This is a predicted structure of a 1663-nucleotide part of an RNA (large-subunit ribosomal RNA, half A) from Dawidia soli. The prediction has a mean pLDDT of 81. The organism belongs to Dawidia, within Bacteria.
[in-house]
Context: one part of a larger RNA
RNA sequence: CGUAUGGGGAAUGCCUAGGCUCUCAGAGGCGAAGAAGGACGUGAUAAGCUGCGAUAAGCUACGGGGAUUCGCAAAUAGAAAUUGAUCCGUAGAUUUCCGAAUGGGGCAACCCAAUGUAUUGAAGAUACAUUACCUAGCAAUAGGAGCAAACUCAGGGAACUGAAACAUCUAAGUACCUGAAGGAAGAGAAAACAAUUUAGUGAUUGCGCAAGUAGUGGCGAGCGAACGCGCAAGAGCCCAAACCUAAUUAGUUACGGCUAGUUAGGGGUUAUAGGACUACAUAAUCUAAGUAACAUGAAGCUGAACUGGGUGGGAAACCAGACUAUAGAGGGUGAGAGUCCCGUAAGCGUAAGGUGUUAUGAAGUGGUAGUAUCCUGAGUAGGGCGGGGUCGGAGACGCCCCGUUUGAAUUUGCCAGCACCAUCUGGUAAGGCUAAAUACUCCUGAGAGACCGAUAGUGAACCAGUACUGUGAAGGAAAGGUGAAAAGUACCGUGAAUAACGGGGUGAAAUAGAACCUGAAACCGUACGCCUACAAGCGGUCGGAGCCACGUAGUGUGGUGACGGCGUGCCUUUUGCAUAAUGAGCCUACGAGUUACUGUCACUGGCGAGGUUAAGUGUUUAGAAGCACGGAGCCGGAGCGAAAGCGAGUCUGAAUAGGGCGCAUAGUCAGUGGGAGUAGACGCGAAACUUUGUGAUCUACCCUUGGCCAGGAUGAAGUUCCAGUAACAUGGGAUGGAGGUCCGAACUAGUAAACGUUGAAAAGUUUUUGGAUGAGCUGAGGGUAGGGGUGAAAGGCUAAUCAAACUGAGAAAUAGCUCGUACUCCCCGAAAUGCCUUUAGGGGCAGUGUGGAGGUUGAGUUUAGUACAGGUAGAGCUACCAAUAGGACUAGGGGGAGUCACAUCCUACCAAAUCCUGAUGAACUCCGAAUGGUACUAAAUAUACUCUGCAAUGAGGGCAUGGGUGCUAAGGUCCGUGUCCGAGAGGGAAAGAACCCAGACCUGCAGCUAAGGUCCCAAAAUCUACACUAAGUUGAACUAAGGCGGUUCAGUUGCUUAGACAGCCAGGAUGUUUGCUUGGAAGCAGCAAUUCAUUUAAAGAGUGCGUAACAGCUCACUGGUCGAGCGACAGAGCAUCGAUAAUAAUCGGGCAUCAAGUGUAGUACCGAAGCUCAGGAUUUGCAGUAAUGCAAGUGGUAGGGGAGCAUUCUAACAGCGGAGAAGCAGUAUGGUAAUGUAUUGUGGAGCGGUUAGAAAAGCAAAUGUAGGCAUAAGUAACGAUAAGGCAGGCGAGAAACCUGCCCACCGAUAGACUAAGGGUUCCGCGGCAAUGUUAAUCAACCGCGGGUAAGUCGGGACCUAAGCGAUAGCCGAGAGGCGAACGUGAUGGCCAAUGGGUUAAUAUUCCCAUACUACCGCAUUGAGCGAUGGAGUGACGGAGGAGUGAUAGUUCCGCGAUCUGACGAAAUAGGUCGUUAAAGGGUGUAGUUAUAGGACUGGUAGGAAAAUCCGCUGGUUUUGAUGAAACCUGAUAGUAUCUGGAGGCUUCGGCCGAAGGAAUAGUGAACGUAAGCAGACUUCCAAGAAAACCUUCUAAGCAUAUUGAUGUGGUACCCGUACCGGAAACCGACACAGGUAGUCAAGGAGAAUAUCCUGAGGUGCUC
Repeated sequence: CGUAUGGGGAAUGCCUAGGCUCUCAGAGGCGAAGAAGGACGUGAUAAGCUGCGAUAAGCUACGGGGAUUCGCAAAUAGAAAUUGAUCCGUAGAUUUCCGAAUGGGGCAACCCAAUGUAUUGAAGAUACAUUACCUAGCAAUAGGAGCAAACUCAGGGAACUGAAACAUCUAAGUACCUGAAGGAAGAGAAAACAAUUUAGUGAUUGCGCAAGUAGUGGCGAGCGAACGCGCAAGAGCCCAAACCUAAUUAGUUACGGCUAGUUAGGGGUUAUAGGACUACAUAAUCUAAGUAACAUGAAGCUGAACUGGGUGGGAAACCAGACUAUAGAGGGUGAGAGUCCCGUAAGCGUAAGGUGUUAUGAAGUGGUAGUAUCCUGAGUAGGGCGGGGUCGGAGACGCCCCGUUUGAAUUUGCCAGCACCAUCUGGUAAGGCUAAAUACUCCUGAGAGACCGAUAGUGAACCAGUACUGUGAAGGAAAGGUGAAAAGUACCGUGAAUAACGGGGUGAAAUAGAACCUGAAACCGUACGCCUACAAGCGGUCGGAGCCACGUAGUGUGGUGACGGCGUGCCUUUUGCAUAAUGAGCCUACGAGUUACUGUCACUGGCGAGGUUAAGUGUUUAGAAGCACGGAGCCGGAGCGAAAGCGAGUCUGAAUAGGGCGCAUAGUCAGUGGGAGUAGACGCGAAACUUUGUGAUCUACCCUUGGCCAGGAUGAAGUUCCAGUAACAUGGGAUGGAGGUCCGAACUAGUAAACGUUGAAAAGUUUUUGGAUGAGCUGAGGGUAGGGGUGAAAGGCUAAUCAAACUGAGAAAUAGCUCGUACUCCCCGAAAUGCCUUUAGGGGCAGUGUGGAGGUUGAGUUUAGUACAGGUAGAGCUACCAAUAGGACUAGGGGGAGUCACAUCCUACCAAAUCCUGAUGAACUCCGAAUGGUACUAAAUAUACUCUGCAAUGAGGGCAUGGGUGCUAAGGUCCGUGUCCGAGAGGGAAAGAACCCAGACCUGCAGCUAAGGUCCCAAAAUCUACACUAAGUUGAACUAAGGCGGUUCAGUUGCUUAGACAGCCAGGAUGUUUGCUUGGAAGCAGCAAUUCAUUUAAAGAGUGCGUAACAGCUCACUGGUCGAGCGACAGAGCAUCGAUAAUAAUCGGGCAUCAAGUGUAGUACCGAAGCUCAGGAUUUGCAGUAAUGCAAGUGGUAGGGGAGCAUUCUAACAGCGGAGAAGCAGUAUGGUAAUGUAUUGUGGAGCGGUUAGAAAAGCAAAUGUAGGCAUAAGUAACGAUAAGGCAGGCGAGAAACCUGCCCACCGAUAGACUAAGGGUUCCGCGGCAAUGUUAAUCAACCGCGGGUAAGUCGGGACCUAAGCGAUAGCCGAGAGGCGAACGUGAUGGCCAAUGGGUUAAUAUUCCCAUACUACCGCAUUGAGCGAUGGAGUGACGGAGGAGUGAUAGUUCCGCGAUCUGACGAAAUAGGUCGUUAAAGGGUGUAGUUAUAGGACUGGUAGGAAAAUCCGCUGGUUUUGAUGAAACCUGAUAGUAUCUGGAGGCUUCGGCCGAAGGAAUAGUGAACGUAAGCAGACUUCCAAGAAAACCUUCUAAGCAUAUUGAUGUGGUACCCGUACCGGAAACCGACACAGGUAGUCAAGGAGAAUAUCCUGAGGUGCUC
């Protein structure tokens, strides 16, 4: 790798119990008669759901029904039922507690009451009933309140967004908040429209048109009517007033009455005015409530028709023969059933209630004439100012509404008709009611679907708004299927096992065995075949040996694959990606251009100068379908003009001119497709904005009320004494005890470092450090809330979130941005440019592409010819302009000279003009091409153009070349021209986007070539000829200035047999040490020069070395020797040095030297997807009737066009299927492909085909979504380094469990108590799947059972603080916000019990003993009793020091018991343990207090009234007041303790334990201090709760009552109480090194609660 077979997993197929979207009916509310929604209960056993409510899976009555029933739910037990159960319907009864919640309160489901009645004699307790507030009402009483999906009306009212920014505008009167109502709501019977003809309509509402019109509008984006027409429905009425009557009140009166007001009744209701009034008349018509009848109407009843055969587990399928149909809808039954079951069609029955129809029906409605007078809606209409509505954004702005300020008329009136005026027309405001047509669906019934089928469809097919998350608002899952029937595996075996497995049995099937239909993939195994351990890789492809299997025996087929050639994944984005740029671990499922409306274009169809209906109506029907009607309206049929207007023309214009736009006709309706607009509009994605809410359990600050701070040090003020001063001052001693004082624990903070960094911990640990009586720390209860809070201020904190929290909603905000966007084949095929752009990575128009149509003076392209225009390259400049080097000449200037001046002179100075030589220029030209361009002609070719649909592109890049820029830098940048890449494969260049060659339809183990190559890698020449190179130069693709006696070639010019050049031998002298200088200078420090002269073959006043100076050695120069070439200069070729970079030395490598390097010339060969050949496919054109033939094509991104495949559903037709459908897994085979078919296995019930139609219609990628499975990896880790060891036990199994003995650790804690919080974790028995970071016999785990006992403890029935609620009241669009009284609210005030014993688990709760508190009765005795009123009290800060002082503790002594001692006894000595005791009662001591406390008494105007009280003010008198401790009692606890040990049990360690016995053991001492005394005292400044209880006083009232004291007898309710609680049980996601208020606090050392070691007690930290 292959095959086979498994595991894993849950895709696929099939199914549907549930959804989704609708239709037709119904209903459109429930609630103080207590709702919605809950809590808690309720069953024989009962956790959940359902039902129900103490009458509790139910009770009663009536009706239906007719055999089983006791819900889901299958079990056991026990019951019920033909005397009619269960069940169904209707009507009743019951209906705990909470909830509007309503007697009061409250932290919902709890607590506490009052009144009446009843039980008891009372207290106390129990039962039943009643008791909220608001509105109306005199009252009795009635109504309201709250909840609920959308629809409706009203009060408030955003923002994102759009305008490519933004402010008017838009979004939008939308979202949202709030109020109110109904089954609908709202609107509504004209002070309305209309209008040309003085036409017409006649409430409202809804639909179709009108119409995207009129308008409006930064006249932008956008917004957008009405009249009128067609339909649906159809309905009209009532008051106020005038006037009349009655009652009543008031005024007035000549008392007859009159006038006015109020109330009630009558009357009356409108516009060609009506009514009152006067006079007549009283009929027709119409209908509401109620009643009756009929119909409809609950559970329900009747309801046709089939048998046989074989197959099969099973028949309904098949075969055969029948039957029925007003029933062949549908479902079920062991597979497709008209005739098996339920049903269906049809018929029947039916209580109450509702609805409809009919009848009846009180009451109301209603006429004519006259017209003098009266009436006909006032802070109104209208006006000003400011807003709003309407299509109308202040506009020329009418009309309507609101605020404000003004303010009419009265029928001869008034309003309107889009400023205003006139005429005309319409109407009659300032009061009210009104069905239907319309909107919606939380809900009920009946149905439907070209809707979904378990990642779909609701979030929810299943016990889902559940589990879970969050303080909260809120967020929010996953999870369907055995079988026809449980027939759900009897029995046996293995095993510790009730695990699991093997047999066996059931069944059609067990690979259907409950983790259960099918059972894919990732992933993980097992068996076999082949291959594999020198081998280097995008893992394939092409070639291919060997081996294995099959076999139809063939050159066969299949598997494997040694070895060789070639070969850098996919997607996206880009100029360009193997890129080391993006995305993806893998698999499966899901996952993105849709739909509606309006334009536009094309095609198809109907009709055609016409075309067509909309809403709606009718009708048929099984039907949401069909048919018919409906012409309202729309488009077209005529245009032009701003318009009047004219009209095949018209406008312009003087124009009969020109020109513009038209005319010489084709449309319209529907369907389909392309594209556009408006909508979320291809999908996913912001940061933000707005709105309603939720949060101060974290944290910031504040308010109220509590708590905490070991120990040590320092020694302020003040005081006092002494000294001192005239007096002060001042100094010293003592005392004193101040301080944002010092050191330092707890506590608090977080300085530094290390560790930690997938942590022990989402901020810690260790060591270290700051503060630690203060601006200190901390608990509990409260307050402040999002543009807000709070902030000793850091933009800090505001629940792990902060330059504006969190949650839901607007909302699918917007995103010119990024990413992703799914089957196949065929044809064509771009762009990265111009202009404009708040534009530059986006757009618009043009350019370039594509599909369709069209037709012509062939308009395009190429070549040739002819003719043109031009000022570039180049060139030139005594041709202009500009610039320019040298020289000449010479104006002008500068400088110098000149006797002042003027002349004049000089000048290597500057320099015009001119001349000579040289020479530059994109913006110079006397000149001037090539190429390109234009026109015409010709030829070739087949484009080009116009209209129209649809695009993409508008980032480009390299190379070559002409330029700009830059540095004549860049893989730079900007233009022109060309080309290629882009979008292009193949060959070459080692490798390589664009360099060279060359444009890939497919196949071929055919041939020829291009670039480039031919020694090997590696196809082809170790080819031929001649040179060069010696450097491995080189074998291309980096090199220079410069150096060089490398070498080759070709030159120029010297020397040379008269002997060159080199070597060797020899000489190299003299004047002279030249002069000067100098210490010296002699060829050779330096200066000078006549660098001299002489002798020579030759020899410098000296080329170098050298010396202090000489000397010395050399050179130039000369001779000899040698015997033929030797130099110099410039040039060319190849080589050499110069030469230095990062993976690895290297030309691609090996390697190569008369070459395999370099140069020249030549021949052959190799070499590509080029060309050719053979076969095939396909496109276009032409020809052809066609078959077919010919020709030219067939690379391709963005993009355009064409043709198909597959999936799901629908219709029609015709089929398949238990003798085996779909799906799944293989094999074979067809087609260019998407894909199709056949067959085998599995599977066990549905599914194809053809032709049309309709789409939730195709995935590899979106850091996609969900699930599953890998990888790292058997890796890291197993959570404080306080530590374990041994023996025994239980057990299948022991490092961890139990017991014992050792060891170790904590010991201001790792011990004990308690608040919060948790909620059964407590105790016992049993168990070990999971949980426990390992094991487990253990457990805070699982199962079963048990456990919490109170007058006194804590809370309530008492009080009040901050705060909260709230009556009256105040404020506010509404919701709501405040807020006396009053209530509520502890963290505070008040308040009565102790000791001992007892349980497996509770105890101040039970028991024993001894106490206390409140209330009641009775008895005795006394008394002014009495409050929601008065007064007192309660009642308060910080710091400090001193005293007293129990107990704990230590020590000492005594005593008791007991132990020890070398064989025994005694004494003595020593050790260990013990030697104890509450509340309460009695007794008022120490101490404190004297400006204190008490007693008596006089006055008194204050204490809201009163007071005998208090206060105030006097007087007299007194020592009281408070108060630990001790002591007595409690107390004869025979209790504790010790001893004893009968007997029993035992895990052999021990445990339980009766009788008996003992001190009748100290009611000692010392040291020492906490609480307490104490609300004390001293001192300081910052000046430090309230109320009740309690005491006392009186008021009303009572005094037959009430009350104090004592005794005695009764009564005494509700809630909490288990357990953890510095933690494995709370808060931190965990059995988490973190956090968590308060209390107790032993011994030794010590100042100490530091620190070390130990006690009691606890523990060894779960590998």